[in-house]
This is a predicted structure of a 73-nucleotide RNA (transfer RNA) from an uncultured bacterium. Rfam family: tRNA. The prediction has a mean pLDDT of 83. It was read from a public genome assembly.
RNA sequence: GCCCCCAUCGUCUAGUGGCCUAGGACACAGCCCUUUCAAGGCUGCGACAUGGGUUCGAAUCCCAUUGGGGGCG
Numbered sequence: 001g002c003c004c005c006c007a008u009c010g011u012c013u014a015g016u017g018g019c020c021u022a023g024g025a026c027a028c029a030g031c032c033c034u035u036u037c038a039a040g041g042c043u044g045c046g047a048c049a050u051g052g053g054u055u056c057g058a059a060u061c062c063c064a065u066u067g068g069g070g071g072c073g
Base pairs, nucleotide, nucleotide: 001072002071003070004069005068006067007066010026011025012024013023018056028044029043030042031041032040049065050064051063052062053061
């Protein structure tokens, strides 16, 4: 330099154009329970890498950029 893949709550992940003001698990916070802690129950918190485009409608399709991984030279 060229090619391919990936990017979603703090972490791991679901999602395959409309059922999504994006769901779940763990973590964290509060409450209940308990003599206390742990466990358990309830509630809360919190995310689509960035910028454009297509479309009536985009986390999802296209392009560029950024970052990560792999291959070739």